[in-house]
């Protein structure tokens, strides 16, 4: 000089996932300042929840909720039911794959346009429409890519 990895600082992204106190004189680590766990409070965030409105012919198919994360096609696996049987058909699981409905992309909204990158997981358990009092819950991880250009309107900061 360069590549990879850890580790602290700092600064910034998604996202509700922050702040403040105690904890700190007894739970755990640390010589120790202090950091964890745990608790309180503020903001944020979602969830049940009347009248009102909505909706309210009958089968069938349970359904609903957080989330941007939903439908859909072509395959494959033989993993589970099932039919019909010697090898298939069907539904569901699984696996990458193609597309999609929606989201993110470095002050903030809002439009045009262009790329790029996600499109996951998971909970309630036969119950849920709005919802005022009201009650309940969560405040978690994950990253360090940059694409951008134009128009309007605002912070902000400099003259």
């Nucleotide at each position: 000089g360069g590549a990879c990895a850890g580790c602290c600082a700092u600064c910034g992204c998604c996202g509700a996932g922050u702040c403040c106190c105690c904890g700190u004189a007894c739970g755990g680590c640390g010589c120790g300042a202090g950091c964890c766990a745990g608790g309180g409070g503020a903001g944020c965030c979602g969830g049940g929840g009347a009248c009102c409105c909505a909706g309210u012919c009958c089968c069938c198919u349970g359904g609903g909720g957080u989330g941007a994360a939903u439908c859909g096609g072509a395959c494959g696996c033989c993993c589970a039911c099932g039919c019909g049987u010697g090898c298939g058909c069907g539904u569901g699981g699984c696996g990458g794959c193609c597309g999609u409905a929606g989201g993110a992309g470095a002050c903030c909204u809002u439009c045009c346009u262009g790329c790029u990158c996600c499109g996951a997981a998971c909970c309630c358990g036969u119950c849920a429409g709005c919802u005022a009092a009201c009650c309940c819950g969560g405040u978690a991880g994950g990253c360090g890519a940059g694409a951008g250009g134009g128009a309007a309107g605002g912070a902000a900061a400099g003259g």